Predicted 3D model of a 72-nucleotide RNA (transfer RNA) from a Candidatus Moraniibacteriota bacterium. The coordinates come from a structure-prediction model, not an experiment, and the mean pLDDT is 84.

RNA sequence: GGGACCGUAGCUCAGUGGUAGAGCAGGCGGCUCAUAACCGCUUGGUCGUAGGUUCGAAUCCUGCCGGUCCCA
Numbered sequence: 001g002g003g004a005c006c007g008u009a010g011c012u013c014a015g016u017g018g019u020a021g022a023g024c025a026g027g028c029g030g031c032u033c034a035u036a037a038c039c040g041c042u043u044g045g046u047c048g049u050a051g052g053u054u055c056g057a058a059u060c061c062u063g064c065c066g067g068u069c070c071c072a
Base pairs, nucleotide, nucleotide: 001071002070003069004068005067006066007065010024011023012022013021018055026042027041028040029039030038048064049063050062051061052060
């Protein structure tokens, strides 16, 4: 220098055009003599960023930023 993939909750990841979700973690409660485990409820998001397309974008297109890998 060229190319591919990834970026969504504190963490690991779903969601591929029509209300942003799960597990773990956190908080509260139940159970227990108590703790753990288990069970219930619950908090938590500028979907990396800036534009474009669309009635409507996490999702499609482009630039930029960051990460991983391949080629040279």
Source information
Its Rfam family is "tRNA". Rfam links the family to the GO term triplet codon-amino acid adaptor activity.